Notes: A computed fold for a 724-nucleotide part of an RNA from Natronobacterium gregoryi SP2, annotated as large-subunit ribosomal RNA, domain II. Lineage of the source: Archaea > Methanobacteriota > Halobacteria > Halobacteriales > Natronobacterium gregoryi.

Context: one part of a larger RNA
């Protein structure tokens, strides 16, 4: 890993719905007895329970064996209606509160007893899963410490104290030279004992701490035998939480024991109708539960309902927008008046005058606002109508009741609030995903087209039609030149005489613009200033004359002249020309980690962009044919059959129903040595769960009807055992 086999809502008790049954104001026994063909069964047993009466804490009182209207289904019925069990409204009646009035609960008999489902609580309670807890016991042959009684340390080196001679001191005494042999002293592959670095070897090892080299200790707090103590919230510990038999932040066995788990993971056979939520309240609550609200499933009511448009009458203060209507916010300039502040002037002071400021007003200009409105829609409500829709054979609306999951959500769009954002967080409305197949969007939960019975045929959606790829190298025009683009990524400010289109102004055949020839003069070198200033360092001023015109000069130049050019004027030329707004498609701005790229190849009057068309391709959508299922109708003792559905068929949790197999017992009707059951292959049948037949195997027991019954169905649990 893979086959086979096991493998998971059970049982008893007590509640409580719902089905069928017995009996009915009653029902039923229990433990027991007894009888027998003895777990069962048949007789007996009514003590109890539960129900017939309620009301109040209590004391304690104690009710409709029907008065009154409606009225559904049934019945009658001359189709006008009449009656009407159950039901509903009053009304009365008990009872407690009570001054009273009014509230409360209750009153016109349906209980109980079994079975058998669904569902609570107690229990191991659907399986299986801890880390822990507590008792009792075992263990100091490992290892720590003590404590007894023993054994053990080659060699060398250092030279502590005492002591002895000699010297030197007045003495204490000191020096020197031997002697001497201390020391938790050196060194050392003595023997033991340890274990620093190689982060070497090994790392399914020679080993569940190994080996090798390299290293410390090595007469002491030293190494070691053997015997003996200390025992689990205890010991022991030169203290690492370290060690007590490979086990230590509490040891190891067994019991409690099937501990608890709001946590993880599993929870087995078809089909049919319906079909959620991830919110709200409370919670020692946030991984969990209750209650409600969404769904389902029974009963009961018995005619209304209102999810669609229009309109008629109120409600709203959002969006816009305004601010000469308010509260606040605010740009420029111009006026004025009081007061504040600072600074000038004049005055010996008080004080006066002026100027800027700051506040305040007016007048013009520019602007704004969730907490601001003189206004103000779309849209949304509430009531009323009338249409549409739904319902009285599918019973709407609404009541009660039983079973639920569900309270981790998300994503797209509008509107918020947070936050620099964010595939953020955090509201709120709606649709989707969850619970939705199918198409398209390369791939893609929610985007865009569509809501899936099941089997063919056709027609379209989105989205596409050069090849991968079904369908047009479709038609008219237009724009791009950057491979921009072909991408549901449009990549900023800012730039741009790339390139098209529109609109206005201004010039222009009396000649526009551009070039290209030629003129640009004189008073004068304007005057001042300067070593100099001549147009062109600066300063003042800007006349005048000739004229087609020509600066008291718009730049270059020079020391300063000179020199070049400009404005401005004529020719030449021969038709538009400039400015400035505003539009399309391009361009630059433009950097990312392994090799690119629009899904690719590849496209340039496009297979890109835009505007207009025509055709086709394309979905489980829509039409169509058939068939199923459901729901309804007609029928019928029950069926059969037939008919109707535009308005019935998607679906997780989840509710309800209908079946198919498998043990076993009862029934009933069969099969089997002339070959059952199992196994093995192969047909047919059925929507499925499975049914059935044939051949061989195999050799002895099997099945069918209609009830019952369970240790009743497995691709999953890192599920358990085997076997490969």
């Nucleotide at each position: 890993a893979c086959c086979a086999g096991g493998g998971a809502g059970u049982g008893u008790g007590u509640c409580u719905g719902a089905u069928u049954g017995g009996c009915g104001a009653g029902u039923c026994u229990a433990a027991c007895c007894u009888g027998a063909u003895u777990a069962u069964c048949g007789g007996g047993g009514a003590a109890g329970g539960c129900g017939a009466a309620g009301g109040g804490a209590a004391a304690c009182c104690g009710a409709c064996a029907u008065g009154g209207c409606c009225g559904c289904a049934g019945c009658c019925g001359u189709u006008a209606g009449g009656u009407g069990a159950g039901g509903g409204c009053c009304g009365c009646c008990g009872u407690g509160u009570u001054c009273a009035a009014g509230c409360g609960c209750g009153g016109g008999g349906a209980g109980u007893c079994a079975a058998u489902c669904g569902g609570a609580c107690a229990c191991g309670a659907c399986c299986c899963g801890a880390a822990a807890c507590c008792g009792g016991a075992u263990g100091a042959u490992c290892u720590a410490g003590g404590c007894g009684u023993g054994g053990g340390c080659a060699g060398g080196g250092u030279g502590a104290a005492g002591c002895g001679u000699g010297c030197c001191g007045a003495a204490a005494g000191g020096c020197a030279c031997g002697u001497g042999g201390a020391g938790g002293c050196c060194c050392g592959a003595u023997a033991g004992c340890g274990u620093u670095g190689g982060u070497g070897u090994c790392c399914u090892a020679c080993a569940a701490u190994a080996c090798c080299c390299u290293c410390g200790c090595g007469u002491g707090a030293c190494c070691u035998a053997c015997g003996u103590c200390u025992a689990g919230g205890g010991g022991u510990g030169a203290a690492a939480g370290g060690c007590c038999c490979a086990u230590c932040g509490a040891a190891u066995c067994c019991g409690g024991a099937a501990a608890c788990a709001g946590c993880u993971g599993g929870u087995u056979c078809c089909g049919a109708c319906c079909g959620a939520a991830a919110c709200a309240u409370g919670u020692c609550g946030a991984a969990g539960c209750a209650u409600g609200a969404c769904c389902u499933c029974u009963g009961c009511c018995g005619a209304g309902g209102u999810a669609g448009u229009u309109c008629g009458u109120g409600g709203g203060g959002u969006a816009g927008a305004g601010c000469g209507a308010c509260g606040g916010a605010u740009u420029g300039g111009g006026g004025g008046a009081c007061c504040g502040c600072a600074c000038u002037c004049c005055g010996a002071g008080a004080g006066g005058a002026g100027u800027g400021c700051g506040c305040c007003c007016c007048c013009c200009u520019g602007u704004c606002c969730a907490a601001c409105u003189c206004c103000g829609a779309a849209c949304c409500u509430a009531c009323g109508a009338a249409c549409g829709c739904c319902g009285u054979u599918c019973g709407a609306c609404g009541c009660a009741g039983g079973g639920a999951g569900u309270c981790c959500g998300g994503u797209g769009c509008g509107c918020g609030g947070g936050g620099u954002a964010a595939g953020c967080c955090u509201g709120u409305g709606u649709a989707c995903c969850g619970u939705g197949a199918g198409g398209g969007a390369g791939a893609c939960a929610a985007c865009c087209c569509a809501g899936a019975g099941c089997u063919g045929g056709g027609u379209u959606a989105a989205g596409g039609u050069c090849c991968c790829c079904a369908a047009g190298u479709g038609u008219g025009g237009a724009c791009u030149a950057a491979g921009u683009g072909c991408g549901a990524u449009c990549g900023a400010a800012g730039g741009u005489g790339g390139u098209c289109c529109c609109g206005a102004g201004c010039c222009c055949u009396a000649g526009a613009c551009a070039g290209c020839c030629g003129g640009g003069a004189g008073g004068u070198g304007a005057g001042c200033u300067u070593a100099g200033a001549a147009g062109c360092a600066g300063c003042u001023a800007c006349c005048c004359u000739c004229u087609a015109a020509g600066a008291a000069a718009a730049g270059c130049g020079u020391a300063a002249c000179a020199g070049c050019u400009u404005a401005c004027c004529g020719g030449c030329c021969g038709a538009g020309g400039u400015u400035c707004g505003g539009g399309g498609c391009g361009c630059c701005c433009a950097a990312a980690a392994u090799g690119a790229u629009c899904g690719g190849g590849g496209c340039u009057c496009a297979a890109g962009u835009c505007c207009a068309c025509c055709a086709c391709c394309g979905a489980g959508a829509c039409c169509u044919a058939g068939c199923c299922g459901u729901g309804c109708c007609u029928g019928u003792u029950a069926g059969a059959a037939g008919g109707c559905a535009a308005u019935c068929g998607c679906g997780u949790a989840g509710g309800u129903c209908g079946g198919c197999g498998u043990u076993c017992u009862g029934u009933u009707c069969g099969g089997g040595u002339g070959g059952a059951a199992g196994c093995a292959c192969g047909g047919c049948u059925g929507a499925g769960a499975a049914g059935u037949c044939g051949u061989g195997u195999g050799g002895a027991c099997c099945g069918u009807u209609c009830a019952g019954u369970a240790a009743c169905g497995a691709u999953a649990a890192u599920c358990c055992u085997g076997g490969u």
Its mean pLDDT, the model's own confidence on a scale to 100, is 86. Its Rfam family is "Archaeal large subunit ribosomal RNA". Its family is annotated with structural constituent of ribosome and ribosome in the Gene Ontology.